[in-house]
Molecule: c-di-AMP riboswitch aptamer (ydaO/yuaA leader)
Organism: uncultured Thermomicrobiales bacterium
RNA sequence: GGUGCCACUACGCCGAGCCGGCCUUGUGCCGGGUGGGGGACCCACCAUCUCGGGGUGAAUCGCGCGUAGCGCGUAGGGCGAUUGUCACGCUUCCCGCCCGAACCCGACAGCUAACCCCGCAGGCGUCCGCGAAGCGCACA
Numbered sequence: 001g002g003u004g005c006c007a008c009u010a011c012g013c014c015g016a017g018c019c020g021g022c023c024u025u026g027u028g029c030c031g032g033g034u035g036g037g038g039g040a041c042c043c044a045c046c047a048u049c050u051c052g053g054g055g056u057g058a059a060u061c062g063c064g065c066g067u068a069g070c071g072c073g074u075a076g077g078g079c080g081a082u083u084g085u086c087a088c089g090c091u092u093c094c095c096g097c098c099c100g101a102a103c104c105c106g107a108c109a110g111c112u113a114a115c116c117c118c119g120c121a122g123g124c125g126u127c128c129g130c131g132a133a134g135c136g137c138a139c140a
Base pairs, nucleotide, nucleotide: 010126011125012124013123014122018032019031020030021029022028023026033120034119035118036117037116038115043110052108053105054104055103056102061073062072063071064070065069076099077098078097079096080095088136089135090134091133092132093131094129
């Protein structure tokens, strides 16, 4: 100096999956915030009836193959701590790297005010794009 592993701290990423307070410290309670589902009139749909139908999610669809799957693409999605810009957020462009799954409901659901119900997990990363802009907000 490099590589691998473990632990801690900080920072960061996907995602709704966060903040604060309380005491009885729990599968806890309360407040705020945030995500999802059900659910009228009106409107919409003439839909479903087994090759059921529907939901969360970016994760749909096409082609091929040696077809429990694999490969190549794809709608769509994410990141790159940059610049503008002192802080935060959104968007666009160029370039680069990735994802393009999985699960749930259980015969059943269009939208939908009131109203009702559920979640606040899980999984990862950091020796870099020492690249540019438009806005909002904020500050003065």